A computed fold for a 72-nucleotide RNA from Candidatus Carsonella ruddii HC isolate Thao2000, annotated as transfer RNA. A source record names the gene tRNA-Ala-TGC-1-1.
RNA sequence: GGGGUUAUAAUUUAAUUGGUAAAAUAUUUGCUUUGCAAGCAAAAAUAAAGAGUUCAAAUCUCUUUAACUCCA
Numbered sequence: 001g002g003g004g005u006u007a008u009a010a011u012u013u014a015a016u017u018g019g020u021a022a023a024a025u026a027u028u029u030g031c032u033u034u035g036c037a038a039g040c041a042a043a044a045a046u047a048a049a050g051a052g053u054u055c056a057a058a059u060c061u062c063u064u065u066a067a068c069u070c071c072a
Base pairs, nucleotide, nucleotide: 001071002070003069004068005067006066007065010025011024012023013022019055027043028042029041030040031039048064049063050062051061052060
């Protein structure tokens, strides 16, 4: 320099080929306990960045960024 894959919550991962974004762990609050842990209930929190297509985009297209990988 060229090709390919990946990017979703604090972390690890889902989502049927466009139609209301989800789970586990963690965090916070409450209950339970003399207290802690465990358990139960609830809450907050998310599409790498920018544009395009579409009534509608995590999903399709383009560019950029980052990581990994292959070739030279």

Its Rfam family is "tRNA". Its family is annotated with triplet codon-amino acid adaptor activity in the Gene Ontology. NCBI's taxonomy places the organism under Bacteria, Gammaproteobacteria, Candidatus Carsonella, Candidatus Carsonella ruddii, primary endosymbiont of Heteropsylla cubana.